A computed fold for a 271-nucleotide RNA from an archaeon, annotated as Archaeal signal recognition particle RNA.
Its Rfam family is "Archaeal signal recognition particle RNA". The family is grouped with related families in Rfam's "SRP clan".
Model confidence (mean pLDDT): 75 of 100.
The RNAcentral record of the sequence draws on ENA.
It is recorded under the gene name ffs.
[in-house]
Parts: sequence; C1' cells; structure tokens
RNA sequence: GCUAUUGCUAGACUGGGUGGCUCAGCCUCACCUGUUACUGCAAAUGGCUGUUGGUAGAGUCGAAGCCUGAAGGGCGGCGUUGCCGUAGUUAAGAGUCUUGGCUGGACCGUCGAGAUCUUGUCCUUUAGGAUCAUGGUUUUUGUGAACUGAGUCAGAUCAGGAAUGAAGCAGCUCUAAAUAAUAAUCGUGGUGCUUAAAGGGUCGCAGGGUUGAGGAAAAGUUGAGGUCGCUUUUGAUUGCUGUUUUCGUCCACCUUCAGGCGUGCACUUAA
Repeated sequence: GCUAUUGCUAGACUGGGUGGCUCAGCCUCACCUGUUACUGCAAAUGGCUGUUGGUAGAGUCGAAGCCUGAAGGGCGGCGUUGCCGUAGUUAAGAGUCUUGGCUGGACCGUCGAGAUCUUGUCCUUUAGGAUCAUGGUUUUUGUGAACUGAGUCAGAUCAGGAAUGAAGCAGCUCUAAAUAAUAAUCGUGGUGCUUAAAGGGUCGCAGGGUUGAGGAAAAGUUGAGGUCGCUUUUGAUUGCUGUUUUCGUCCACCUUCAGGCGUGCACUUAA
C1' cells in the first nucleotide's frame, strides 16, 4: 500500500407527478402512481418561501449516496385522428296523400247494371184542418141576498067591540151580482200532427216511369301535382359513451450510458 470486519461521523433517505391557487415554487385540496419506509401541529379572506414549504420530534442507511443530461422501456393524464354504437340538426330521394290513364277483375246485375225523367224527403210563403192551453160571449143545469131585490107571508106584534086591516121575522118560490160543470162559438198563443197551392233546391235516400247490359273493389304499373306531418334510405355536421386506432405532449416507475459533488476518520486485520 492492497484486502476484510467492527464502530464513528459528514452526509443521504422517509416519495414523485398532473390539475387547481400563485408573479413564481412548495403545502393543506382533487386525481394518477411508487416504496421496506414516518408521526404531530397550523393552513383556501389560506400557511411558508424567493431556486424551495414552515414548525416539533423520531426512525433507517451510512461512506453511503445525491444531483444533472441523454437513450430505451413504460402505468397513467391531456389533446387529436380513426372505428363501432347512439341522440339531434340539415340536404336530397322514396313511400304514405290527391288526381288521370293502362292492366286487373273479388263482387253486383233481366228478381233489371248504367243512364235519364219525375215525385217525395229539405227550405220559404200563403190558405186551411186536428189537437193542447188560455180569455170573452151565449145556452143548459145547479149554488146563491140577516141588514141590502121581488112575491107570498105560519107564528108572534100593533090598530079595532068585532069583521078586518097594517107593518113584517122564519119558511117557501123567483131573481141580481157572483160562482161550478157541460156544450157551442169568437179571439190569442203553441205543436216531432196534417191538407192544398206557388216558388226554391246540391250530393244523398226513398217511390214511380222510359230504355235495355253492363258496372265495379283490392292489387300492380305509369303520368301530373303535393310536400304541414309520419316512416325510411344515402350524405354532411354537432354532441356523448366505448375502443386492441393514428399522432403529439407531460409523466410515476424501471434499465443503460456519460458527467458533477462526495468517496472521510478510528481500532483491528488474513494473504
């Protein structure tokens, strides 16, 4: 001097990243990720600091190791492209819709298709009828006057010598006003009624007449029109989820390379 053990100390480690806040950095906050690996206190009107958290304590390693740069790998984040799916918007088209032609021919038809004429149904006006309600008038039958209609007035009363007379209640008869019923008539109003006439009137429905053989649904095809709404096809665009997609960027963690700082002290020590 090399080598090795033990101990000591300098020192190192007890995490890092993204977002957010900030002039900037760290932290408390949210998220991602790693290790054998900390604890307590305070902290979003925030706490500390100005190349890196503050404060108090503890543990591990220990000349270990820390730092910088590059390359490779790589979980994850952000953005982007693609793909599938999905929702919306928009454009064009098709169908659904209207109408005509052609094909078609279920079904109907001499127990009469279709066409045509006419009448009714519908509306207006006029003149009636029927019926219901109501008002008036008249007829018939009834009720019907204490005082306050008329007639007759028992009894009783008054006058009289008497005959008789007078007034007159009840009763009876008649009757006014009024009222009930019935019938007739006049008027007013109404009606799921009805008759007649004139006029109007569109499809439909019904009746009758003339003529005499066709008519016609679904479906298909084609032309024109129409696009409020609905269905569907294709494209464009926007958003969302997913993804073994493309590209870019950041990055925990791992490996390698190069460099910077450090690589110390003490005892002992094989060969």